[in-house]
A computed fold for a 352-nucleotide RNA from Lysobacter daejeonensis GH1-9, annotated as Bacterial RNase P class A.
RNA sequence: GGAGCCGGCCAGACAGUCGCGUCAUUCGAAAGGAUGCCGAGGAAAGUCCGGGCUCCACAGGGCACGGUGCCAGGUAACGCCUGGGCGGCGCGAGCCGACGGAAAGUGCAACAGAGAGCAGACCGCCGAACGGUCCUUCGGGAUGCGUGGCAAGGGUGAAACGGUGCGGUAAGAGCGCACCGCGAGUCUGGCAACAGACCGGCACGGCAAACCCCACCGGGAGCAAGACCAAAUAGGGAGGCAAUGCCGCGGCCCGCGGUGUCUCCGGGUAGGUUGCUUGAGCGUAUCGGUGACGAUGCGCCUAGAGGAAUGACUGUCCACGACAGAACCCGGCUUAUCGGCCGGCUCCGCCA
Numbered sequence: 001g002g003a004g005c006c007g008g009c010c011a012g013a014c015a016g017u018c019g020c021g022u023c024a025u026u027c028g029a030a031a032g033g034a035u036g037c038c039g040a041g042g043a044a045a046g047u048c049c050g051g052g053c054u055c056c057a058c059a060g061g062g063c064a065c066g067g068u069g070c071c072a073g074g075u076a077a078c079g080c081c082u083g084g085g086c087g088g089c090g091c092g093a094g095c096c097g098a099c100g101g102a103a104a105g106u107g108c109a110a111c112a113g114a115g116a117g118c119a120g121a122c123c124g125c126c127g128a129a130c131g132g133u134c135c136u137u138c139g140g141g142a143u144g145c146g147u148g149g150c151a152a153g154g155g156u157g158a159a160a161c162g163g164u165g166c167g168g169u170a171a172g173a174g175c176g177c178a179c180c181g182c183g184a185g186u187c188u189g190g191c192a193a194c195a196g197a198c199c200g201g202c203a204c205g206g207c208a209a210a211c212c213c214c215a216c217c218g219g220g221a222g223c224a225a226g227a228c229c230a231a232a233u234a235g236g237g238a239g240g241c242a243a244u245g246c247c248g249c250g251g252c253c254c255g256c257g258g259u260g261u262c263u264c265c266g267g268g269u270a271g272g273u274u275g276c277u278u279g280a281g282c283g284u285a286u287c288g289g290u291g292a293c294g295a296u297g298c299g300c301c302u303a304g305a306g307g308a309a310u311g312a313c314u315g316u317c318c319a320c321g322a323c324a325g326a327a328c329c330c331g332g333c334u335u336a337u338c339g340g341c342c343g344g345c346u347c348c349g350c351c352a
Base pairs, nucleotide, nucleotide: 001348002347003346004345005344006343007342008341009340010339012317013316014315015314016313017312018311020039021038023036024035025034026033027032041323045334046333048332049331050330051329052328053222054221055220056219065218066217067216068215069214070084071083072082073081074080085099086097087096088095089094100213101212105211106210107207108206122154123153124150125149126148129147130146131145132143133142134141135140162180163179164178165177166176167175181202182200183199185198186197187196188195189194226274227273228272229271236265237264238263239262240261241260245259246258247257248256249255281300282299283298284297285296286295287294288293318321
């Protein structure tokens, strides 16, 4: 100097003018005005996970259903994060991962192919053994013809019953050996996932994103949750008062029901208030931890509306400014995004 990897941060800057919203103070009878503080994001988004909060349901246990799925830790919790293991990619810094169990059981594998799971011989290889035929100097030789042996090579397939090499053999074969693979074996290390060494000649193929098995987790609905205040009108309940009235139960008495007025109580609608932002909060220092994170001290207050505010213009400058707008809150993941800054690291080239 070039090419990259990882982590963190910023999101045009400054000044002026005019506006908008909550809150506080203040002027005003009110309408409204004045002053001051504060006023979107790293994703406020998708609503995909997890929790807080609220109401409803609920003795306990099991089944069913759904989710998660290497191990250990972090956390309020998680499908998130950190560290580790294993596998894959990259020269490397690093990146990626539906990564429990196929030796519990059931099942699946089209087409092709001889054979698709305790399999199989189409082409092929062999002639050691037994038999045949031919030759023979009677020792034997030739022949692939029968009984047979084999699975190395070819061929089919996504996959062919360990792989490669050497030895071995009639040809072959874990038949023997080396390395690799494999293993419900032994020992060692590790909390564990797992790894290493030794041992075993190989038995035990694949698929669980098929059913299933194992372990752990899971009640439902959501701020339009819910709580409080509460008219008008029309209902409901209790008590008092009056004519001891009127109406109905086709006559009369009792009884029952209805009808007037006053007071009190209660539910609920409109409407209003609340829930609402001080919180698993932010900054900083020290300590513990490889880390995620935790503990302690000090400091800070940083939107809270309810038809819904956060905008516009001017000037100067530059690298000319992306994606995008809170609506109960928080932790994640994912997706969108002009550019820039800082820190750590890797590879290549050059110079000393």
Rfam family: Bacterial RNase P class A. Rfam links the family to the GO terms dimeric ribonuclease P complex, ribonuclease P activity and tRNA processing.
Taxonomically the source falls in Aerolutibacter daejeonensis (Bacteria, Pseudomonadota, Lysobacterales, Aerolutibacter).
Its mean pLDDT, the model's own confidence on a scale to 100, is 79.